[in-house]
């Protein structure tokens, strides 16, 4: 100094991580105006029975809370990540040939 690669820059896929949102999952969680089961009592009955239904009890909705395990959306100056595409001789670096 010349070829060649590879990086850097771009655009697209794909993995992985971060942060946000929602959902699953787990617990509380309705005096009654949710569900079931309804002692005690109460009504109907001439009897067998039956009716409503408090309190508890147990499930459970809106909603709360923990936990960051799963799942899904969005994001990005995420990653000495992958493919593949474009495009520069501008930088870096590597080979390989030629001067000096």
């Nucleotide at each position: 100094g010349a070829u060649c690669g590879g990086g850097u820059c771009c655009c697209a896929c794909g993995c992985g991580g971060c942060g946000u949102u929602g959902g699953a999952c787990u617990g509380c969680g309705a005096a009654c105006c949710c569900c079931g089961u309804c002692a005690g009592a109460u009504c109907c009955g001439g009897a067998a029975g039956g009716a409503a239904g408090c309190a508890g009890c147990g499930g459970u909705a809106a909603g709360c809370a923990a936990a960051u395990u799963c799942c899904a959306g969005c994001g990005g100056g995420u990653g000495c990540c992958g493919u593949g595409g474009a495009g520069a001789c501008g930088c870096c670096u590597g080979a390989u040939c030629g001067g000096a």
Molecule: Bacterial small signal recognition particle RNA
Organism: Cyanobacteria bacterium UBA8530